[in-house]
Context: one part of a larger RNA
RNA sequence: CUGGGCGUAAAGCGCGCGCAGGCGGUGAUGUAAGUCUGAGGUGAAAACCCGAAGCUCAACUUCGGGACUGCCUUGGAUACUGCGUCACUUGAGGAUAGGAGAGGCAAGGGGAGUUCCACGUGUAGCGGUGAAAUGCGUAGAGAUGUGGAGGAACACCUGUGGCGAAGGCGCCUUGCUGGCCUAUUUCUGACGCUGAGGCGCGAAAGCGUGGGGAGCAAACAGGAUUAGAUACCCCUGGUAGUCCCACGCUGUAAACGAUGAGUGCUAGGUGUAGGUGGGCUCAUACCCAUCUGUGCCGAAGCUACGCAUUAGCACUCCGCCUGGGGAGUACGGUCGCAAGACUGAAACUC
Numbered sequence: 001c002u003g004g005g006c007g008u009a010a011a012g013c014g015c016g017c018g019c020a021g022g023c024g025g026u027g028a029u030g031u032a033a034g035u036c037u038g039a040g041g042u043g044a045a046a047a048c049c050c051g052a053a054g055c056u057c058a059a060c061u062u063c064g065g066g067a068c069u070g071c072c073u074u075g076g077a078u079a080c081u082g083c084g085u086c087a088c089u090u091g092a093g094g095a096u097a098g099g100a101g102a103g104g105c106a107a108g109g110g111g112a113g114u115u116c117c118a119c120g121u122g123u124a125g126c127g128g129u130g131a132a133a134u135g136c137g138u139a140g141a142g143a144u145g146u147g148g149a150g151g152a153a154c155a156c157c158u159g160u161g162g163c164g165a166a167g168g169c170g171c172c173u174u175g176c177u178g179g180c181c182u183a184u185u186u187c188u189g190a191c192g193c194u195g196a197g198g199c200g201c202g203a204a205a206g207c208g209u210g211g212g213g214a215g216c217a218a219a220c221a222g223g224a225u226u227a228g229a230u231a232c233c234c235c236u237g238g239u240a241g242u243c244c245c246a247c248g249c250u251g252u253a254a255a256c257g258a259u260g261a262g263u264g265c266u267a268g269g270u271g272u273a274g275g276u277g278g279g280c281u282c283a284u285a286c287c288c289a290u291c292u293g294u295g296c297c298g299a300a301g302c303u304a305c306g307c308a309u310u311a312g313c314a315c316u317c318c319g320c321c322u323g324g325g326g327a328g329u330a331c332g333g334u335c336g337c338a339a340g341a342c343u344g345a346a347a348c349u350c
Base pairs, nucleotide, nucleotide: 003322004321005320006319007305008304012318014201015200016199017198021194022193023192025088026087027086028085029084030083031082033081034080035077036076037075038074039073040072041071042070048066049065050064051063052062053061054060091191092188093187094186095184096183097182098181099180103177104176105175106174107173108172109171110154115149116148117147118146119145120144121143125136126135162169163168206249207248208247209246210245211244215242216241220237221236222235223234260317261316262315263314264313265312268297269296270295271294272293273292274291275290276289277288278287279286301307302306323350324349325348332343333342334341335340
C1' cells in the first nucleotide's frame, strides 16, 4: 500500500530494438462515446443520519424526512478527451552540399622490444633481493655482433581529446559498413514518445571440440620471510589460462555518472573538441555570433553533502524500494554440458 521515495540512507533493469498497452503538436468542421446538465423510472423493507413520539429514563420501538454516493430511459450543452473528415509545419523523417572521429567487420603490410635457435668475438661470473638463497654458467653463461624462428602487444603522438546504445574501441593501408554534426529551407505532413512480455548485444573469468603458445601467469614445485607460514609481499621455475581461427555455450560486474528514456522551460563566466556565418588580415593567426559535444566555476531553485542545462520547474511512459539479520539463502519453476544464472520466500531473531 489511493502515501512517500530511488546520486551517497532501501530503491534506475548492464545496454539496445520493439509487439501489445499507456501518452501525444497547430487550425477548422462533423459526431456526441467519455464529460457536464434538466426530467422521468428504479435503487425492497430493516439498518445508517436528522427531527419528533411511546415504554418512569436508556437500550428498544414507532412515525416523518434525508441518504442509499448507483443503474436505466429521455431532452439538452460542446470547453476538454475520444472518433470521422479537411488543412498546416514548429515535432519526426527524407533530399542536397560539406565535416570530424581508437565506431564495427575483413584482407594485406610494418617497426621496436621480450624469448628461443645457429654461428663469431670473449672470460668468470650472471641473475636476484631489504639482505639472501633456490636458479643459470668453464660441456663457455652473462655481455657483444650477424643471421633466423615464433607469438603477443602497438612506445612517442595521447589530451577531464575523439567515437560508440552499453560492453567497449588506439601501428599503417585498402575494401565493405553503422551512427553523428553543420548549412540551405527544398520535400513528406504528426509519420511521434515510452515500452510489460519478447528478441538481440553484452568486460573479465569460466565451459565443449580441434588448432596456436613469445611474454605474463591462478594451480603446483622450490628458495626466502617467520616462533610456525600448508599464506599475503619477495625470488627462481611453471601448467591451465591469457592470444587467434571455426562452431558454439555461459549472461555476470563497483556492467558506475552508484544518476532510466523523452519533451519543454529556468542568469552567466571560463577551458577544450567538431562545424557554420561575419569582421580584420599576408594568414587556416585573432575577434564576434551561432549549433553540437565534453570539463571547471557559479545565479535562481533544490539541498545533509552537493547539483546547478540539472540532483532546479513541469508533463508522459517504464523499472524499482518499503527496518537489520536470516538471504540473494531454501523450496519450486525456467535456462545451462557444467560452473551456475534468473525468479525468490518463511520460521526464528534484534
A computed fold for a 350-nucleotide part of an RNA from an uncultured bacterium, annotated as small-subunit ribosomal RNA, central domain. The coordinates come from a structure-prediction model, not an experiment, and the mean pLDDT is 84.